RNA sequence: UUUUUUUAAGGGCAAACCACUCCGAAAGGGUGGGGACGCAAAGCUAAGGAUCUUUUAUCAGUAUUUUUCUGGUGUGAUUGUCUGGCUACAGGA
Numbered sequence: 001u002u003u004u005u006u007u008a009a010g011g012g013c014a015a016a017c018c019a020c021u022c023c024g025a026a027a028g029g030g031u032g033g034g035g036a037c038g039c040a041a042a043g044c045u046a047a048g049g050a051u052c053u054u055u056u057a058u059c060a061g062u063a064u065u066u067u068u069c070u071g072g073u074g075u076g077a078u079u080g081u082c083u084g085g086c087u088a089c090a091g092g093a
Base pairs, nucleotide, nucleotide: 002093003092004091005090012039013038017033018032019031020030022029023028037080043086044085045084047083048082049081050078051077052076054074057073058072059071060070061069
């Protein structure tokens, strides 16, 4: 430097659930409690795919006086959904 592995050691993260006169239109996020579903990057990023959301904008369709409804684009989110990029402890090769 590259690759690989996880209890061999030291450790790390933290699911569910509950509360909040917190943020948000929502999805979701934050804080605290709680506890350990699990994770070798469950550290960072959000480039590609995937999924979710619908305040606002736009296109198409259904219904149709208007309204409503469905799908797509756009907005936003998840990323502990997958692939990628960057960084990293320990052991082995």
Notes
A computed fold for a 93-nucleotide RNA from Pelotomaculum sp., annotated as c-di-GMP-I riboswitch aptamer. The prediction has a mean pLDDT of 78. The organism belongs to Pelotomaculum, within Bacteria. Its Rfam family is "c-di-GMP-I riboswitch aptamer". Gene Ontology term of the family: cyclic-di-GMP binding.